[in-house]
């Protein structure tokens, strides 16, 4: 110098000159006018989760259903975060991980092969026929150690043993399980030992184990004004119509000036909620780390047809081209308004999009000195 991974930031900045929303002040009776402050994001996206807050229940139990699922920790919580283990990619640094159970049970594994687990296509033995006592060739019995097909074929090597083979018999080894022993909170991981010995697959039904109220800022509460608290029909009045508690049942709660339906009518305004927070900056202690504390300092949108934009210079970047043949660096001319993109109750993840562009750190190549 290149190439990889990992982590973090920045993505415009000035001036002028008009015009915009909110806050303060001052003037004005009001409209409004001056002045000063201040006016999106790392993702504001997606609505995929998790809560904070309102509202209803708060009487709950089964049953569906829906979610998680290695081990310990952080958080208000989570399917997040962060460390470790286990298995998979990678040469490495690193990354991925839907990771509980196949010995509960059902299913599934194309196609190619004889067969996908009640296994015989080629072979190989041992026998009967024919035959020349022989090879072909036809029966029959045994047999999975070779070959053949697959991603996967009855654990593997090696040796005895057999008619010829086979864990059939030993020796060494895989693999699961199970207790015992060191080590670690734990998952787990290393050793002898003892028992089996066809596999995959649960992001297939399914089994176990822990949880999960329900709706949603158009939540929800309040003033204020208008009017027909109209007029029909159906059922009910405590032996309970109607309705609530998620879906269903059982249960419980409200209900008689009831409740549903259908039809007419009146308002469609104004205010909270609405931004002081599980907030944010430094530096300092604790933790390998996610995060934690205390101590300083700051308060930066609050819109309701929806504001924060035009124009012009000039720096910043980025492109081309030339001075210069090549790297850098330096003049010079041109171009380019410069990435993804913009709140609407809030916060804390995750996932997706991003022109250029800066900074640390590992790991591998190469070259130099």
């Nucleotide at each position: 110098a290149c190439u990889a991974c990992a982590a973090a930031c920045c993505g415009g900045g000035u001036u002028a000159u008009c015009g915009c929303g909110c806050g303060c002040a001052u003037g004005g009776c009001a409209g409004c006018a001056u002045g000063c402050g201040u006016g999106a994001g790392g993702a504001a996206a997606g609505u995929c989760c998790g809560g904070a807050c309102a509202g209803c229940g708060g009487a709950g139990a089964a049953c569906a259903g829906c979610g998680u699922a290695c081990c310990g920790g952080c958080u208000a919580a989570c399917u997040g975060c962060c460390g470790g283990g286990g298995c998979c990619c990678g040469a490495a640094a690193g990354g991925g991980u839907a990771c509980a159970g196949a010995u509960a049970g059902u299913g599934c594994c194309a196609c190619a092969g004889a067969a996908a687990a009640u296994a015989a296509c080629c072979g190989u033995c041992c026998u009967g026929g024919c035959c020349a006592u022989a090879a072909a060739c036809c029966g029959g019995g045994a047999u999975a150690a070779g070959g053949g097909u697959g991603a996967a074929a009855a654990c593997g090597u090696a040796g005895g043993g057999u008619a010829a083979g086979a864990g059939c018999c030993u020796a060494c080894g895989c693999u699961a399980u199970a207790g015992c022993g060191u080590g670690g909170u734990a998952a787990c991981a290393c050793g002898a030992u003892a028992u089996a010995g066809g596999g995959g697959u649960a992001a297939a039904c399914c089994u176990u184990a822990c949880g999960c109220g329900c709706u949603g800022a158009a939540a929800u509460g309040c003033c204020a004004a208008a009017u027909a608290g109209g007029u029909g029909u159906a059922c009910g009045a405590u032996u309970g119509a109607g309705g609530g508690c998620u879906g269903u049942u059982c249960g419980c709660c409200c209900g008689a000036u009831g409740u549903g339906c259908a039809u007419g009518g009146g308002u469609u305004g104004g205010c909270a909620g609405c931004u002081a927070g599980a907030g944010g900056u430094g530096a300092c202690g604790c933790g390998c780390a996610a995060g934690c504390g205390g101590c300083u300092c700051c308060c930066g949108a609050g819109a309701u047809a929806a504001a924060u934009g035009a124009u012009a210079g000039c720096c910043g970047c980025c492109c081309c081209g030339g001075a210069c043949g090549a790297c850098c660096a330096u003049c010079c001319g041109g171009g380019g308004a410069c990435a993804c993109a913009g709140g609407a109750u809030c916060c804390g993840g995750c996932u997706u999009a991003c022109a250029g562009g800066u900074u640390u750190g590992u790991a591998g190549u190469u070259g130099u000195u």

A computed fold for a 369-nucleotide RNA from Flavipsychrobacter sp., annotated as Bacterial RNase P class A.
The sequence was found by an Rfam model in a public genome assembly.
The prediction has a mean pLDDT of 77.
Its Rfam family is "Bacterial RNase P class A". Gene Ontology terms of the family: tRNA processing, dimeric ribonuclease P complex and ribonuclease P activity.
NCBI's taxonomy places the organism under Bacteria, Pseudomonadati, Chitinophagales, Chitinophagaceae, Flavipsychrobacter.